Model confidence (mean pLDDT): 75 of 100.
Predicted 3D model of RNase P RNA and transfer RNA as a complex of 494 nucleotides.
Rfam match: Bacterial RNase P class A. Rfam classes the family as a ribozyme. About the family: Ribonuclease P (RNase P) is a ubiquitous endoribonuclease, found in archaea, bacteria and eukarya as well as chloroplasts and mitochondria.

RNA sequence: GGAGUCGGCCGGACGGUCGCUGCCACUGCUUGCAGUGGGGGAGGAAAGUCCGGGCUCCACAGGGCAGAGUGCCAGGUAACGCCUGGGCGGCGCGAGCCGACGGACAGUGCAACAGAGAGCAGACCGCCGAACGCCUCCACGCUGCGGAGCACUGGUCGUCCGUAAGGACGACACAGUGUUCCCGCACCGCCGAAAGGCGGAGUGGAGGGCGUGGCAAGGGUGAAACGGUGCGGUAAGAGCGCACCACGAGUCUGGCAACAGACCGGUACGGCAAACCCCACUCGGAGCAAGACCAAAUAGGGUUCCAUUUGCGCGGCCCGCGCAGGAACCGGGUAGGUUGCUUGAGCCCACUGGUGACGGUGGGCCUAGAGGAAUGAUCGUCCUUGACAGAACCCGGCUUACAGGCCGACUCCAACU
RNA sequence: GCGCUCGUAGCUCAGUUGGAUAGAGUAUCGGUUUCCGAAGCCGAGGGUCGUGGGUUCGAUUCCCGCCGAGCGCACCA
Numbered sequence: 001g002g003a004g005u006c007g008g009c010c011g012g013a014c015g016g017u018c019g020c021u022g023c024c025a026c027u028g029c030u031u032g033c034a035g036u037g038g039g040g041g042a043g044g045a046a047a048g049u050c051c052g053g054g055c056u057c058c059a060c061a062g063g064g065c066a067g068a069g070u071g072c073c074a075g076g077u078a079a080c081g082c083c084u085g086g087g088c089g090g091c092g093c094g095a096g097c098c099g100a101c102g103g104a105c106a107g108u109g110c111a112a113c114a115g116a117g118a119g120c121a122g123a124c125c126g127c128c129g130a131a132c133g134c135c136u137c138c139a140c141g142c143u144g145c146g147g148a149g150c151a152c153u154g155g156u157c158g159u160c161c162g163u164a165a166g167g168a169c170g171a172c173a174c175a176g177u178g179u180u181c182c183c184g185c186a187c188c189g190c191c192g193a194a195a196g197g198c199g200g201a202g203u204g205g206a207g208g209g210c211g212u213g214g215c216a217a218g219g220g221u222g223a224a225a226c227g228g229u230g231c232g233g234u235a236a237g238a239g240c241g242c243a244c245c246a247c248g249a250g251u252c253u254g255g256c257a258a259c260a261g262a263c264c265g266g267u268a269c270g271g272c273a274a275a276c277c278c279c280a281c282u283c284g285g286a287g288c289a290a291g292a293c294c295a296a297a298u299a300g301g302g303u304u305c306c307a308u309u310u311g312c313g314c315g316g317c318c319c320g321c322g323c324a325g326g327a328a329c330c331g332g333g334u335a336g337g338u339u340g341c342u343u344g345a346g347c348c349c350a351c352u353g354g355u356g357a358c359g360g361u362g363g364g365c366c367u368a369g370a371g372g373a374a375u376g377a378u379c380g381u382c383c384u385u386g387a388c389a390g391a392a393c394c395c396g397g398c399u400u401a402c403a404g405g406c407c408g409a410c411u412c413c414a415a416c417u
Numbered sequence: 418g419c420g421c422u423c424g425u426a427g428c429u430c431a432g433u434u435g436g437a438u439a440g441a442g443u444a445u446c447g448g449u450u451u452c453c454g455a456a457g458c459c460g461a462g463g464g465u466c467g468u469g470g471g472u473u474c475g476a477u478u479c480c481c482g483c484c485g486a487g488c489g490c491a492c493c494a
Base pairs, nucleotide, nucleotide: 001413002412003411004410005409006408007407008406009405010404012382013381014380015379016378017377018376020041021040023038024037025036026035027034028033029032043388047399048398050397051396052395053394054393055287056286057285058284062319063318064317065316067283068282069281070280071279072086073085074084075083076082087101088099089098090097091096102278103277107276108275109272110271124219125218126215127214128213131212132211133210134209135208136206137205138204139203140202143186144185145184146183147182148180149179150178151177152176153175154174155172156171157170158169159168160167161166187200188199189198190197191196227245228244229243230242231241232240246267247265248264250263251262252261253260254259291339292338293337294336301330302329303328304327305326306325310324311323312322313321332493333492334491346365347364348363349362350361351360352359353358383386418490419489420488421487422486423485424484427443428442429441430440445461446460447459448458449457467483468482469481470480471479
């Protein structure tokens, strides 16, 4: 110098004039109004109404079922789905950031299409030829004759084609050669007293083929295919064996715990619980238009339904408690005032315990409370020309929107010293 | 202020619970019929499923955050 990460803060400033709205003081009177003066007057999100609590009413907020929510562990807090610290997983070189992050042998269920097989699965292509069966080839070996069958070569005859040479098809009780081992005889061997019977060819090899078979390594399908890589092993393979990794419901050690490490185990199977569900914890309902008081007004009404084994408070149901009528619709009336209302789990400072969220002690401060709803308009000066946006009973969070600026801590890169 | 519901084609609505093709009517356009038109018949186009994320192999559907629209409320009897 550049690129980032985290935390905190600010959100135009100053002055003049005229207004609005509460509070306080004084004055005036028509006694709740007017005037004068002083002092206060939107936000970090006031928003969305997404969580949690205070407060109020309904039982004193009760019991059970159902339902809803939360979900690593420990702590903080009034409480939380928030915050802090830690664990695990993911991203980033890093500072750091992100995570609905319990359970898939408690049970039920889901997975289209593709694919051989999708849930304790499966064999399409492929690999093998170990085992069994069949075929083929090669090598070696193996009795003669006759008949028959088959094949090839030739011959004769017939038909057809062609001008011819010749060719095609068919037939034959024709000849030769080869072969099969179907039949007979001879010969040989064995059995038998004989008659007769039985047997006479295979052996070896093939990195040839087929079937049965073996396999799940590889290909292929898919989002996902029943551990991964390597070596050994095998006919080929396989946790079949081994090493490392992964996984685990085992043992030990460390830690409050989540969890981590070491040893052991040869696999006992994967995904979805933001599917039902299981486990642990939490939750009664309604909301300031809650609720309380004063005043005013009347058609204090009508129809339908339910009824004491009921109805209402009470909300899904049951019990329990309290009350005795209740619900829906139609019609009518009043829509005025006071309160709840802002002092509060409040803010600031110092010390202190804790890594931290946060807690404790002491001191100081009061900082909007409207109710058709105030917080504005205008002028001047300056700058960096000003974003998102307006309280409505209150508070703690989350989420969302937001121009620009300031401060602090840290990381990475480059150069120089 | 508080509480609740909804968002799917130009319009009116299904589908969502139980995850795998986005549908119906109407409107629009083209064809047919007719002298011309309407109706009828045949066909076609038209969807960020309000929006942004997440879970999942897969989201209109389940979960979360935003955006927009609509409804209800006091007292007396």